Context: one part of a larger RNA
RNA sequence: GGGUGAACGCUGGCGGCGUGUCUAAGGCAUGCAAGUCGAACGAUCUUCAUUAGCAAUAAUGAAGGCAGUGGCAAACGGGUGAGUAACACAUUGGUAAUCUACCCCAAAGACGGGAAUAACCCGGGGAAACCUGGACUAAUACCCGAUAUGUUCCGGUAAUUAAUUUGUCGGAAUAAAGCUCCGGCGCUUUGGGAUGAGCCUAUGUCUCAUCAGCUAGUUGGCAGGGUAAGAGCCUACCAAGGCUAUGACGAGUAGCGGGUGUGAGAGCAUGACCCGCCUCACUGGGACUGAGAUACUGCCCAGACUCCUACGGGAGGCUGCAGUCAAGAAUAUUCCUCAAUGCACGAAAGUGUGAAGGAGCGACGCCGCGUGAUUGAAGACGCCCUUCGGGGUGUAAAAGUCUUUUCUCUGGGAAGAACUAAUGACGGUACCAGAGGAAUAAGGGCCUGCUAAACUCGUGCCAGCAGCAGCGGUAAUACGAGUGGCUCAAGCGUUACCC
Numbered sequence: 001g002g003g004u005g006a007a008c009g010c011u012g013g014c015g016g017c018g019u020g021u022c023u024a025a026g027g028c029a030u031g032c033a034a035g036u037c038g039a040a041c042g043a044u045c046u047u048c049a050u051u052a053g054c055a056a057u058a059a060u061g062a063a064g065g066c067a068g069u070g071g072c073a074a075a076c077g078g079g080u081g082a083g084u085a086a087c088a089c090a091u092u093g094g095u096a097a098u099c100u101a102c103c104c105c106a107a108a109g110a111c112g113g114g115a116a117u118a119a120c121c122c123g124g125g126g127a128a129a130c131c132u133g134g135a136c137u138a139a140u141a142c143c144c145g146a147u148a149u150g151u152u153c154c155g156g157u158a159a160u161u162a163a164u165u166u167g168u169c170g171g172a173a174u175a176a177a178g179c180u181c182c183g184g185c186g187c188u189u190u191g192g193g194a195u196g197a198g199c200c201u202a203u204g205u206c207u208c209a210u211c212a213g214c215u216a217g218u219u220g221g222c223a224g225g226g227u228a229a230g231a232g233c234c235u236a237c238c239a240a241g242g243c244u245a246u247g248a249c250g251a252g253u254a255g256c257g258g259g260u261g262u263g264a265g266a267g268c269a270u271g272a273c274c275c276g277c278c279u280c281a282c283u284g285g286g287a288c289u290g291a292g293a294u295a296c297u298g299c300c301c302a303g304a305c306u307c308c309u310a311c312g313g314g315a316g317g318c319u320g321c322a323g324u325c326a327a328g329a330a331u332a333u334u335c336c337u338c339a340a341u342g343c344a345c346g347a348a349a350g351u352g353u354g355a356a357g358g359a360g361c362g363a364c365g366c367c368g369c370g371u372g373a374u375u376g377a378a379g380a381c382g383c384c385c386u387u388c389g390g391g392g393u394g395u396a397a398a399a400g401u402c403u404u405u406u407c408u409c410u411g412g413g414a415a416g417a418a419c420u421a422a423u424g425a426c427g428g429u430a431c432c433a434g435a436g437g438a439a440u441a442a443g444g445g446c447c448u449g450c451u452a453a454a455c456u457c458g459u460g461c462c463a464g465c466a467g468c469a470g471c472g473g474u475a476a477u478a479c480g481a482g483u484g485g486c487u488c489a490a491g492c493g494u495u496a497c498c499c
Base pairs, nucleotide, nucleotide: 001499002498003497004496006495007494008493009492010491013369014368015367016366017365018364019362020361021327026325027324028323030322031321032320035072036071037070040069041068044065045064046063047062048061049060050059051058052057079280081278089204090203091202093200094199095198098197099196103193104192105191106190107189108188109187111145112144113143114142121134122133123132124131125130150174151173152172153171154170155169156168157167159166178185179184206252207251208250213243214242215241218240219239220238221237223235224234225233255277256276257275258274259270260269261268262267282303283302284301285300286299305316306315307314308313333359335358336357337356341355342353343352344351345350372402373401374400375399382393383392384391385390407436408435409434410433411432412431416426443488444487445486446485447484448469449468450467454483455482456481457480458479464471465470
C1' cells in the first nucleotide's frame, strides 16, 4: 500500500447491486417448510336435476367435500462442516466385475380363474397415545393356472476362448391391469439409448521423529457364503506373510476443489457468498420399504434431555424459513406471493412448494448522486493573532440574480405475461409531466520528524500523549483548549487478521 462475512468510537441525506451467528454441531415456545391423483377403487356427506312414489324415501346423473385402500413422489429441493489426513477431494484412466424408477427407440404380448382386507357397521379396553374382537365389500392391492418373442438356469454338441467365453440343439423355470370424455393414457417381457450412481487404478493433498518400529483377518492361497458387482467383504482350513527413514505406526490440526486475497512474478495466505463433490441430521446402534436410503421433518432398540399423565403409560428432536433463550466484540422480519423460473403429482383444469421470486432491517461492502450556482468590499460584524502599524478567518457572510439533481405535493403510469383469452407478489413501485421553494442534507482524523498542515493560552516529569524515535520538571508548534490549517468525505478513525 492492498484486502475483510468484520467489530468498536464519532458522525450520518438518497439510490442501485451485493451481503449479514465467523462464537455454543448449545437448548428450543409457536406457525409454516411434501404432497398429489375421483381418468385405479369401494363407501360416505352436502347441493342440484330427472324418474318412481301422496309423502317419507329410493334409483340414476352432475358438481363439491371428508377420511380410507391403491399409485407416484417423499433418496429431490433446503441446511450444516461436527467427523474425516481418507480413493474424502482433484486430475487421469478402467469396469470383459456392475445397477439404473420416470424418459426415448425397437421387438413381442396382455387368456382364464380365485381368496382376502381397510374404509363403513356392531362391540370391548384405555386418562391419553392408541389397542383389540365380530360381520360386510372393491380395485391398476394380493394369489393361482395358461401362453413365452424373449430372459434365467441345466444338459449335449462344434469350433473357439485366459475363462462355459461365444455359436447351435434339447429341457426346465418365469409375465401382464385396467381406465377413458373413445382422442388416448396406462400394464408385462426383452434388447438398445440417455441420465444418475456403485466399485477399482495412477498421481497430487498440513504439522510433529521430543511418534521408530507397526500388523493375527493381519498378508496370501483353497473352499464356501455374501453383494447389482471385483475383493478377507465375511466364515472355516492352510501357509507366514504384509507395511516402514521415498517416514509405516502414533499424536495434533483440518471438509476438498473451482476459486478468493496479495504479489511484477515465483510464491505466500485462504476456502464467507456462488458452483461441483463429500459429510452429518439430539447421541450410539440396527434393519425395513424401495429403481434408488449414513432415509433432516420414516421405523425399531439403547442413552441423555424436555414435556403430558388419571402414575398404569405416553410424546418430542429447527445443522429447513422466520422467531426465542443462552454464548459473544458481533450478524436481520415470527413479512408478501406462487405472478415468473423450477420441482412433485395429475390426461388436463389444477393443487402443493419458507425451493424460488420479492419486500423489510443493518453505511456491512462496492458503485453512483446530492448537500447549490453566479455576482458580491483592498474587504462589514464577531472571533483569533499582533512588532498596535496591521494581519487572518474571507467572496466567506449579508445582499442581488438564477437553477431544482434531491425533497414535498398533484396527475399519469409500465416491461417483466409465456399461451387465443384470463392471470403481477413486487407495486400505484420504476419511470414521465406539472407545481412549490435554496429549500430537507457534513462530518471524522490529523498538524515534532517519518508525514501534507502552526500560532496563542492553560498546565508544570503533574495531568496526559505515543505506531517508532520520543514529548511533559514555568516561555511545550508533541499534553488540554481556542483560532487557523492539512487531508479524506457520507463517511472518517481505531483494533484484529492475511499478503
Source information: Small-subunit ribosomal RNA, 5' domain from a Patescibacteria group bacterium, 499 nucleotides, folded computationally. The coordinates come from a structure-prediction model, not an experiment, and the mean pLDDT is 86. It was read from a public genome assembly. The source organism's lineage runs through Bacteria and Bacteria candidate phyla.